[in-house]
RNA sequence: GGGCUUGUAGCUCAGUUGGUUAGAGCGCGCGCUUCACACGCGCGAGGUCAGAGGUUCGAACCCUCUCAAGCCCACCA
Numbered sequence: 001g002g003g004c005u006u007g008u009a010g011c012u013c014a015g016u017u018g019g020u021u022a023g024a025g026c027g028c029g030c031g032c033u034u035c036a037c038a039c040g041c042g043c044g045a046g047g048u049c050a051g052a053g054g055u056u057c058g059a060a061c062c063c064u065c066u067c068a069a070g071c072c073c074a075c076c077a
Stems, first nucleotide, its partner, number of pairs: 001073007010026004019057001028044005050066005
């Protein structure tokens, strides 16, 4: 220098070739239960979907650039 993959909640991830509102488990907060704790049950908070721009009536999803992590190839010595 070239190519590929990944980036979504605090963590691990899903999101079926664009369509009403962005989800699960764990974790966190509150409540119920208990003498108390744990377990269990219920409710809730938490997201600029890595960043910017574009296409479209409509983008987490498509296109371009940038950033970060990983892998492969090439080059130099």